[in-house]
RNA sequence: GGGCGUGUAGCUCAGCGGGAGAGCGCCCGCUUCACACGCGGGAGGUCACUGGUUCGAUCCCAGUCACGCCCA
Numbered sequence: 001g002g003g004c005g006u007g008u009a010g011c012u013c014a015g016c017g018g019g020a021g022a023g024c025g026c027c028c029g030c031u032u033c034a035c036a037c038g039c040g041g042g043a044g045g046u047c048a049c050u051g052g053u054u055c056g057a058u059c060c061c062a063g064u065c066a067c068g069c070c071c072a
Base pairs, nucleotide, nucleotide: 001071002070003069004068005067006066007065010024011023012022013021018055026042027041028040029039030038048064049063050062051061052060
């Protein structure tokens, strides 16, 4: 340099045009003599960035950036 893939909550990931979500973690409460487990509630997101298509984009298209694999 070329090809392919990945980028979504603190971590691991799902979601693939019309509500942004799960598990773990974090905070509060209940429970306990206390802790753990369990139960209930809550906080936490520029869906990598820019532009385009569309009535509408996390999702489709183009470019850029970062990471991984392969080729040279």